[in-house]
RNA sequence: UACCGAUAAAGGCAAACUAAUUGAAAGAUGGGGGCGCAAAGCCAUGGGUUUAAAGUCGAAUGUUGUUGUCUAAGAUCGCCAGGUUACCGAA
Numbered sequence: 001u002a003c004c005g006a007u008a009a010a011g012g013c014a015a016a017c018u019a020a021u022u023g024a025a026a027g028a029u030g031g032g033g034g035c036g037c038a039a040a041g042c043c044a045u046g047g048g049u050u051u052a053a054a055g056u057c058g059a060a061u062g063u064u065g066u067u068g069u070c071u072a073a074g075a076u077c078g079c080c081a082g083g084u085u086a087c088c089g090a091a
Base pairs, nucleotide, nucleotide: 004089005088012037013036017032018031020029021028022027035078041084042083043082045081046080047079048076049075050074055070057068058067059066
């Protein structure tokens, strides 16, 4: 330096749930909480997943609302890949 990852040390992050704020929703933020995590740090670039307010095309209705379909420009890096940076050091 590149791998690798201890029942090591110092620290770190924080799932479900909860209640507050926010959002059309998915979700997000901070508090409590702690299932887990050696990149569970960062970047939506590719794939996946997810939501559908607005829009699209229909249906019934019959005049402004109901309902179905499709669409990410929304979301997720704690789904995977890729990129990038980094703490510690036994075997």
Record summary
This is a predicted structure of a 91-nucleotide RNA (c-di-GMP-I riboswitch aptamer) from Tepidibacillus sp. HK-1. The sequence is in RNAcentral, with records from Rfam.